[in-house]
Context: one part of a larger RNA
């Protein structure tokens, strides 16, 4: 000299951009972050139509009876079919494997690079056929139970693209062959959409190797599924010891094996002229994690952060039987620390799930708020003003410096302020804007709202008085200071920077 997710000291007008728990993967009140279809399917409400049903009896009173009125009591105010809507719920189907978090662990095919062969793949595109016929349940609901609660149990009902069975079957599966397996669901008023079965395709993943990928020899031997078998079974979507039996001793290793520390890789990002060295925060790719640990089921696809189970530890609730729960999601809260943001608004855009589609939901993400945390940009005023004001600092009584600086006089208004108009961002000719009355833009006031910090012995740009007297004190190095200190304090001056300046701390 560069650089920073930076901190701390003093200061501090605006704007645009970006950036913001590097420490406790520590503990975590509260909201919120994953739903969605009723054009899958049963019931349930509330409404509208249309059909059928119902629109009365009995006493007493009053009346010339009856009817008509009054007064009491009694029943009845429903049912079936269709449409429309809709709140919690069930059944079913899609998605909860993405997106969004963190770097604990891991020295590995984890990652990067380059090839490779024994593999899967929902949704999406293209093709080429099919969609026949039966059939039992079961939640919801009803009943009747247990329990503080979480939550369950009996009985009975009932759908459906849930679920089974026949059937049908090639370009599929299996198999050496003979042969043998072997699938479907409907919904809609409709257009049309689903449903099976095979091919191929785009994107996506899972495996295999080559190369390279941090320190330690004050770690030298290390390995028994360990190495390999053309053996044999199992197993995976799929090659292997991947398991398991058999059989054979093999295999790494000073070209650093094992052990032991450290550490997510990586395109990058900083730093030099380059080689390089050092780093891996935002942004983007892979990996790994989701309290510890372990496990599997669901499923095209997980061994799943907001799913299950089983074991800890911790925190809550209990009627002491037994039960809940995981912020490394947004914000927030203790706590640690030098240190690091609001319990904000919007789906309006881009994107994603669900849906036929209106739409729902989305803490992705668009905004906006806090912080000079960085970077870039602007402005605190322009011009004219004296042998030159008053102070104030010197100092030789005469001068110098602060200084055209200040006052004064003429100007402009970038910001400021106040008041009107006011986008674009919309994609999709209508309608739809959280940011927002923002950004602009016009007018009107008034120099009006806006300067600090650091150094002045050398290095290293920039000198003097006074105080202080090896005291107090500086200081990066070399060194100041003991009585005329340009080096300690403080004034005046001056230099550099500048909404910053300085100091620290790490890198190069």
């Nucleotide at each position: 000299g560069g650089a920073c997710g930076a901190a701390c000291g003093c200061u501090g007008g605006c704007g645009g951009u970006a950036u913001g728990c590097c420490u406790a993967a520590c503990a975590c009140a509260u909201g919120c972050a994953a739903g969605u279809c009723g054009a899958a399917c049963g019931a349930g409400g509330u409404u509208c139509u249309u059909u059928c049903a119902c629109c009365g009896c009995u006493u007493g009173g009053a009346u010339u009876c009856u009817g008509c009125c009054c007064a009491a009591g009694c029943a009845c105010c429903g049912a079936a079919a269709g449409g429309a809507u809709u709140g919690c719920a069930g059944u079913g189907g899609c998605g909860g494997a993405c997106g969004g978090g963190u770097g604990a662990g891991g020295a590995a095919c984890a990652c990067g690079u380059a090839a490779g062969a024994a593999c899967u793949u929902a949704c999406c595109u293209u093709u080429u056929g099919g969609c026949g016929g039966g059939g039992g349940a079961u939640a919801a609901c009803a009943u009747c139970g247990g329990g503080a609660a979480a939550c369950u149990g009996u009985u009975g009902c009932u759908a459906a693209u849930a679920c089974c069975c026949c059937a049908u079957a090639a370009u599929g599966c299996u198999g050496a062959g003979g042969a043998g397996c072997g699938a479907a669901a409907g919904g809609g008023a409709a257009a049309c959409u689903g449903c099976c079965a095979a091919a191929a395709g785009a994107g996506a993943g899972g495996c295999u190797u080559g190369c390279g990928u941090c320190u330690g020899a004050u770690u030298a031997g290390c390995u028994a599924g360990u190495u390999g078998g053309u053996g044999g079974a199992g197993g995976u979507a799929a090659a292997u010891g991947c398991u398991c039996c058999c059989c054979a001793a093999g295999g790494c290793g000073a070209c650093g094996a094992u052990c032991a520390g450290u550490a997510g890789c990586u395109g990058g990002u900083c730093u030099g002229a380059g080689a390089g060295g050092a780093u891996g925060a935002u942004c983007a790719g892979c990996c790994a994690c989701a309290c510890u640990g372990g496990g599997a089921c669901u499923g095209a696809g997980a061994c799943a952060c907001g799913g299950c189970c089983c074991a800890g530890a911790c925190u809550c609730c209990u009627a002491c039987g037994g039960g809940a729960g995981g912020c490394a999601g947004c914000a927030g809260u203790g706590g640690g620390g030098a240190a690091u943001u609001u319990u904000c608004c919007a789906c309006a855009a881009u994107g994603g799930g669900c849906a036929a589609a209106a739409g729902c939901c989305u803490g992705a993400u668009g905004g906006a708020g806090c912080a000079a945390u960085a970077c870039c940009g602007c402005g605190u005023g322009a011009g004219g003003g004296a042998a030159g004001a008053a102070g104030g600092a010197u100092c030789g009584u005469g001068g110098u410096c602060c200084g055209u600086a200040a006052a004064c006089c003429u100007c402009u208004u970038u910001u400021c302020u106040u008041a009107a108009c006011g986008a674009a961002g919309a994609a999709a000719u209508u309608c739809u804007g959280a940011c927002g009355g923002u950004a602009g833009u016009u007018a009107a006031g008034g120099a009006a709202u806006a300067a600090g910090c650091a150094c002045c012995g050398g290095c290293u740009a920039a000198c003097u008085c006074c105080g202080u007297g090896c005291c107090a004190g500086c200081a990066g190095c070399c060194g100041c200071g003991g009585u005329a200190a340009u080096a300690c304090g403080g004034g005046g001056g001056g230099u550099g920077c500048a909404a910053g300046c300085g100091u620290u701390g790490u890198c190069c």